RNAcentral holds the full RNA, with entries from ENA. A computed fold for a 331-nucleotide part of an RNA from a Candidatus Magasanikiibacteriota bacterium, annotated as large-subunit ribosomal RNA, domain IV. NCBI's taxonomy places the organism under Bacteria, Bacteria candidate phyla, Candidatus Magasanikiibacteriota.
Context: one part of a larger RNA
RNA sequence: ACAUGGUUAAGGAACUCGGCAAAACAGCGACCGUAACUUCGGGAUAAGGUCUGCCUAGCUUUGCUAGGCCGCAGCGAAAGACUCCACGCGACUGUUUACCAAAAACACAGCUCCCUGCUAAAUCGCAAGAUGAUGUAUAGGGGGCGAUGCCUGGCCAGUGUCAGAACGUUAAGGGGAUGGGUUAGCCUUUAUUGGCAAAGCUUUGAACUGAAGCGCUGAUGAACGCCGGCGGUAACUAUAACCGUCCUAAGGUAGCGAAAUUCCUUGUCGGGUGAGUUCCGACCCGCACGAAUGGCACAACGACGUGGAGACUGUCUCAACCAUGUACUCG
Numbered sequence: 001a002c003a004u005g006g007u008u009a010a011g012g013a014a015c016u017c018g019g020c021a022a023a024a025c026a027g028c029g030a031c032c033g034u035a036a037c038u039u040c041g042g043g044a045u046a047a048g049g050u051c052u053g054c055c056u057a058g059c060u061u062u063g064c065u066a067g068g069c070c071g072c073a074g075c076g077a078a079a080g081a082c083u084c085c086a087c088g089c090g091a092c093u094g095u096u097u098a099c100c101a102a103a104a105a106c107a108c109a110g111c112u113c114c115c116u117g118c119u120a121a122a123u124c125g126c127a128a129g130a131u132g133a134u135g136u137a138u139a140g141g142g143g144g145c146g147a148u149g150c151c152u153g154g155c156c157a158g159u160g161u162c163a164g165a166a167c168g169u170u171a172a173g174g175g176g177a178u179g180g181g182u183u184a185g186c187c188u189u190u191a192u193u194g195g196c197a198a199a200g201c202u203u204u205g206a207a208c209u210g211a212a213g214c215g216c217u218g219a220u221g222a223a224c225g226c227c228g229g230c231g232g233u234a235a236c237u238a239u240a241a242c243c244g245u246c247c248u249a250a251g252g253u254a255g256c257g258a259a260a261u262u263c264c265u266u267g268u269c270g271g272g273u274g275a276g277u278u279c280c281g282a283c284c285c286g287c288a289c290g291a292a293u294g295g296c297a298c299a300a301c302g303a304c305g306u307g308g309a310g311a312c313u314g315u316c317u318c319a320a321c322c323a324u325g326u327a328c329u330c331g
Base pairs, nucleotide, nucleotide: 001326002325003324004323005322006321007320008319010317011316014315019312027052029051030050031049032048037042039147053069054068055067056066057065058064059063070074075080082310083309084308085307086306087305088304089302090301094106095105110145111144112143113142114141115140116139122131123130124129148297149296150295151294153227154226155225158224159223160220161219162218163217164216167215168214169213173209174208179203180202181201182200185196186195187194228246229245230244231243232242255289256286267283268282269281270280271279
């Protein structure tokens, strides 16, 4: 000096990113007593108090009452909850990065959409076959949201999906018009020279025919998604219920809002503190919330996150000492 354990005057979080760590609290023993809120079950051992040993007697005897005794101390040892206030997120119990993350992530009950009529859809396999299921739409598969409560607005122009079949476009195939090559033959020439040309073989391949798809018509958002700008206006000022205009498929409804979302920003006001970039309550100028990519509330719950209070303490003011084990010296 370090590690582990222990004690400490006065103060008591002044430490620190943060009460991290430590201390403190301590018997789901008895009695009394327990708030807001609430889904009426809870919250709750809420919180907060008092009692607790031994002896004798009596009694209505798992105990009660009366009297007495001892100690610093009677749940006499060990072991064995800190509590409260407020907010955020997630309803909850659960699951997870074996070995840096346990969470607000995943799951969940519940809600909703899509597919599937049974040789089901979906999945595995080249196939046979198998799962689904010895099930049958109150069943099975897939997607999204995620208890519960109150709700879930507008837009189908784009993309997707579904439905439709008149017309346009459209492949291989069918079809085979036309043209070319080759040469028996015929005409012609001084000359296999020039020309014509059947059949066969070969080649070219037009019209016409020809499905889905796409174009086209319509529906569809708990499908992917999207949800404006400028100018003016009221008898103080300010503001603009109101008016005009441009664009759009339609211009953000309810609710919430400096928020796990707010750049400017430590916004402004209020609360808490002696002092508060955090916190809580409001305001709304929402850079860039917003309704199952769910919106807003919410009792209970949480080794979650944030702010505050009490209790308590060597976290600190500010350090000291002790024990054990190391380091170090000698051997």